[in-house]
RNA sequence: UUGUAGCUCAGUAGGAUAGAGCAUCCGCCUCCUAAGUGGAAGGCCACUGGUUCGAAUCCAGUCAAG
Numbered sequence: 001u002u003g004u005a006g007c008u009c010a011g012u013a014g015g016a017u018a019g020a021g022c023a024u025c026c027g028c029c030u031c032c033u034a035a036g037u038g039g040a041a042g043g044c045c046a047c048u049g050g051u052u053c054g055a056a057u058c059c060a061g062u063c064a065a066g
Stems, first nucleotide, its partner, number of pairs: 001065003006022004015053001024040005046062005
């Protein structure tokens, strides 16, 4: 300094149902595949506690990586 979906990341002067790309699955298209295109599933945001009406976002500790 970093730790958010299988992977790569966005989201930080707290506000309300957490997002993108790739990958995966199901369609459309095609003689088939790929490409293209539509959709779906997938994370309670490292863990524990605190502050607050409200925390991924602030504070403390712990763990892991650099």
A computed fold for a 66-nucleotide RNA from a marine eukaryotic metagenome, annotated as transfer RNA. Its Rfam family is "tRNA". RNAcentral holds the sequence, with entries from MGnify. Its mean pLDDT, the model's own confidence on a scale to 100, is 82.